[in-house]
This is a predicted structure of a 373-nucleotide RNA (Bacterial RNase P class A) from a Pseudomonadota bacterium. The organism belongs to Pseudomonadota, within Bacteria.
């Protein structure tokens, strides 16, 4: 320098004008409350999808089992997890590194496309060998019966590999070595597992995000959860007054008066609705330093407060600088001018994760190749 791999970070900055949401202080009007002013706060790395796991709230609930759902190598982290970290095993890559739904196939039941003769305790298509028959003639050809899994061919996969013996031809049929399986033991590791030794029997296919078996976990609904205050109207309960000796109502208020007026009228209590308040943001919190740990993470100390709306605020415009693209001037590095562009998206009870989207850009570790010193 080129190619690659892994991880982390940013997601324009500053200022002005006018607004919006909520907080606090002051002044005025002033019961609630309203108006004006000052000060400080106001979206994200994913606020998203709502896919997991929790907190919180209400409902249900002795205990155990069945059904149903989920998870699935080991150890650790955590409030918890299907998350994360570290490892084991398998696969890919020269390598850094990446990928794995990674318990069980001697519990059972099943499946193995296409091709191929045959796809599971299999199989004779070609070939090879033996025998019989026929023909040509002396060695072949054709047919029947039988043997054979060494060779060819098909396939993702054909019942170990290779050599020797053996045989009519062959075959773990026998033997040596190798691979693999199972059993027993030693050593290392908390463990998954690794490694070594001995033996057995001679070979054992794959598939469980199919059924199934095993182990572990799992009640339901979500802040529109829930809690509190509480009109008008209409129901419910209780009390009082009144039914012509007139309760009550109208004539703006009161007295008189007058009119209507007859079975109702008034008060209290309780539940619910509208409406309001709360839950509502100080928390498994953020940042910094130190310590423990390979790490995830944990502990200690210090500092800080960092949106809380409810038809739902967080906006609009302008200026300067920065970034990217194009054009022109400039020999060029570069500088100047002009024009254009800047993503994905947007809180709604709160956290921990995962996944997905994203213009443009920055930093670091490591690997391979080439070159130079």
């Nucleotide at each position: 320098g080129c190619a690659g791999u892994c991880g982390g970070c940013c997601g324009g900055a500053c200022g002005g004008u006018c607004g919006c949401c909520g907080g606090u202080c002051c002044g005025c009007c002033a019961u609630g409350g309203g108006c004006g002013g000052g000060c400080g706060g106001g979206a994200g790395g994913a606020a998203a999808g709502u896919c997991c796991g929790a907190g919180c709230a209400c409902c249900a609930c002795a205990g155990g089992g069945c059904a149903g759902g989920g998870u699935g190598c080991u150890g650790g982290c955590u409030a918890a997890c299907g998350g994360c970290c570290a490892g084991g095993g398998g696969g890919g890559g020269c390598g850094a590194c990446c990928c794995c739904a990674u318990g069980g196939a001697u519990a059972g039941c099943g499946c193995c496309a296409c091709a191929g003769a045959a796809a599971g305790c299999a199989g004779a298509c070609c070939g090879c060998c033996g025998u019989c028959c026929g023909c040509c003639u002396u060695g072949g050809c054709g047919g029947g019966c039988g043997g054979u899994a060494a060779g060819g061919g098909u396939g993702a996969a054909a019942c170990g590999g290779c050599g020797a013996g053996g045989c009519a031809a062959g075959a773990g049929c026998u033997c040596a070595c190798c691979a693999g399986u199972c059993c027993g033991g030693g050593c290392g590791g908390c463990g998954a597992c690794g490694u070594c030794c001995g033996g057995a029997g001679c070979u054992a296919g794959g598939c469980a995000a199919a059924c199934c078996c095993c182990a572990c976990c799992c009640g339901g609904u979500g802040c529109a959860a829930g809690a509190c205050c509480a009109a008008a109207u209409a129901g419910g309960g209780g009390g009082g007054c009144g039914c012509u000796u007139g309760a009550g109502g109208g004539c703006g208020g009161c007295c008189c008066g007058u009119c209507c007026g007859a079975a109702g009228c008034c008060c209290c209590c309780g539940g619910g609705u509208a409406g309001g308040u709360u839950g509502c943001u100080g928390g498994a919190g953020a940042c910094g330093c130190c310590g423990g740990g390979c790490a995830a993470c944990c502990g200690g100390c210090g500092u800080c407060c960092u949106a809380g709306a409810g038809g739902a605020a967080u906006g609009a415009c302008c200026g300067u600088c920065g970034c990217c693209c194009g054009g022109c001037c400039u020999u060029g590095a570069u500088g100047g001018c002009c024009g254009g562009g800047a993503a994905c998206a947007g809180a709604a009870c709160u956290c921990g994760g995962c996944u997905u989207a994203c213009a443009g850009g920055c930093c670091g570790g490591c690997u391979g190749c080439g070159u130079u010193g």